A computed fold for a 180-nucleotide RNA from Sporolactobacillus kofuensis, annotated as Lysine riboswitch aptamer. Its mean pLDDT, the model's own confidence on a scale to 100, is 82. NCBI's taxonomy places the organism under Bacteria, Bacillota, Bacilli, Caryophanales, Sporolactobacillus. Of the family's consensus pairs, 100% are formed in the model.

RNA sequence: UGAAGUGAUAGAGGAGCAGUCUUCAUGAGUAGACCGCGCGAGAAGGGUGAACUUCACUGACCGCGGCUGAAAGGGAAUCCUGCCGAAGCUGGAAAUGGUUCAUCUCAUUUCCGGACUGGAUCUGCAUUGAAUAAAUGCAGAGCUGUCACACUUGUACAAGUGUGGAGAACUAUCUCAGCA
Numbered sequence: 001u002g003a004a005g006u007g008a009u010a011g012a013g014g015a016g017c018a019g020u021c022u023u024c025a026u027g028a029g030u031a032g033a034c035c036g037c038g039c040g041a042g043a044a045g046g047g048u049g050a051a052c053u054u055c056a057c058u059g060a061c062c063g064c065g066g067c068u069g070a071a072a073g074g075g076a077a078u079c080c081u082g083c084c085g086a087a088g089c090u091g092g093a094a095a096u097g098g099u100u101c102a103u104c105u106c107a108u109u110u111c112c113g114g115a116c117u118g119g120a121u122c123u124g125c126a127u128u129g130a131a132u133a134a135a136u137g138c139a140g141a142g143c144u145g146u147c148a149c150a151c152u153u154g155u156a157c158a159a160g161u162g163u164g165g166a167g168a169a170c171u172a173u174c175u176c177a178g179c180a
Base pairs, nucleotide, nucleotide: 001180002179005176007174008173009172010171011170014084016083017082018081019080022077023076024075032068034066035065036064037063038062042055043054044053045052046104047103048102049101050100051099087117088116089114090113091112092111093110094109095108096107097106098105118144119143121141122140123139124138125137126136127135128134146165147164148163149162150161151160152159153158154157
């Protein structure tokens, strides 16, 4: 000096990711409360079974009408905070909660794993959902960032075009141990 490794630090991608507060729309003229009429024995507590509790012939539940009338989850916007496997998904284990037990299921949290996904957008299908919103998964489409390869152009390191790969990546600096 060159190419290639270990470790650390710092960065870049863009409708970038996640979170809290606030506001707004949706939820919804819905659930529920109250009143009237009708029915006439059960109804509710996540599903099922068994218990327990509460309400119920002073008429519950349900149906119709009148009047009144929410909330949660999810969504959007601005600021702020933390960041760039940010985050999400998925498998397993544990704990807590939804009356008790059993079982299933849902939600939250923690831990371990997965070489699953570079990123956003659009389209289709499925699931969740009040929803045509949104999220997740699968598939497709072009766009975009990065690196590699090939070609072209020029001022010699950039630009453009095409193809392909994946974030344990890429760029920069330092460190450690080797090679020529």